[in-house]
RNA sequence: UGCGCCCUGGUGUAAUGGCAGCACGCCUCGCUCUGGACGAGGUAGUCGGGGUUCGAGUCCCUGGGGCGCAG
Numbered sequence: 001u002g003c004g005c006c007c008u009g010g011u012g013u014a015a016u017g018g019c020a021g022c023a024c025g026c027c028u029c030g031c032u033c034u035g036g037a038c039g040a041g042g043u044a045g046u047c048g049g050g051g052u053u054c055g056a057g058u059c060c061c062u063g064g065g066g067c068g069c070a071g
Base pairs, nucleotide, nucleotide: 001070002069003068004067005066006065007064010024011023012022013021018054025043026042027041028040029039030038047063048062049061050060051059
């Protein structure tokens, strides 16, 4: 430099173009002599910018980051 793939809460991972969900974590409460386990509630996310569309996490363009291959 070229080509391909990937980017979603703190972490891992879902989501035919139609309300962004689940698990773990974290916080609060209950339970307990205490802790853990268990139960209830809460917390927080689509890499940036543009386009298409009634509607974009999803499709298109561009930029950024990561991985692989080639040179």
Source information
This is a predicted structure of a 71-nucleotide RNA (transfer RNA) from Thermoleophilia bacterium SCSIO 60948. The prediction has a mean pLDDT of 80. It matches the Rfam family "tRNA". Its family is annotated with triplet codon-amino acid adaptor activity in the Gene Ontology. Rfam classes the family as a transfer RNA. Rfam describes the family as follows. Transfer RNA (tRNA) molecules are approximately 80 nucleotides in length.